[in-house]
C1' cells in the first nucleotide's frame, strides 16, 4: 500500500529538555447492534441443583434466544462424519456469466415477537502484494 469485516475518523490528557510516534485514559463524529410502550401478532405454562425469611438469591445448560454470510432438507438410526439437493457468503470500482474458495466461532442463562421515547453495548481479528477468466458499464490518468 489494499481487499474481507460494522469494527473507521478526529479531538484532549499522560510519557520528554523539546518535539515526534506507539501504548494507556477520556471526549466526539461516524458505523453496527441489543434491549424496550400503544398497536398488531403469539402462546396458554412453562426445565435442572443449592441456599431461603417462600419470595427471591445464586448457578448450570437439554427448551428458548442472540451476533454473523455461516443454514434448510434427504441419504438416517440421537449427534458427529460422509454423500446430495437446496441456499447463503468472499474472490480488490458496478452488473451479469462461467469457474473457484468458505458454510466457522462465540455470547445470553429459563428469559427477550414487532415497538417510538427512552436504555445500552461494539469499533475486534486474521489476511494480500495487484489480486480467476469472459462481456458490458462506470471512472481515472496520459498524449495531442
Nucleotide at each position: 500500500c489494499g481487499a474481507c469485516u460494522c469494527a473507521u475518523c478526529c479531538c484532549g490528557u499522560u510519557c520528554u529538555u523539546c518535539c515526534u510516534c506507539a501504548g494507556a485514559c477520556g471526549g466526539g463524529g461516524g458505523c453496527g447492534g441489543a434491549g424496550a410502550a400503544c398497536c398488531c401478532a403469539u402462546a396458554c405454562c412453562c426445565g435442572g441443583c443449592g441456599c431461603c425469611g417462600a419470595g427471591g438469591c445464586g448457578u448450570c445448560u437439554a427448551g428458548g434466544g442472540g451476533u454473523g454470510a455461516a443454514g434448510c432438507c434427504g441419504u438416517u438410526a440421537u449427534c458427529c462424519c460422509a454423500c446430495g439437493g437446496c441456499c447463503g457468503g468472499g474472490c480488490a470500482c458496478c452488473g451479469a456469466u462461467c469457474g473457484u474458495c468458505c458454510g466457522a466461532a462465540c455470547c445470553c442463562g429459563a428469559c427477550a415477537g414487532c415497538u417510538a421515547a427512552c436504555u445500552u453495548c461494539g469499533c475486534a481479528g486474521a489476511c494480500g502484494g495487484u489480486g480467476g477468466a469472459u462481456c458490458g458499464g462506470a471512472g481515472g490518468a496520459u498524449c495531442c
A computed fold for a 144-nucleotide RNA from a Pseudonocardiales bacterium, annotated as c-di-AMP riboswitch aptamer (ydaO/yuaA leader). Its Rfam family is "c-di-AMP riboswitch aptamer (ydaO/yuaA leader)". Rfam's curators write: This family represents a conserved RNA structure found upstream of the ydaO and yuaA genes in Bacillus subtilis and related genes in other bacteria.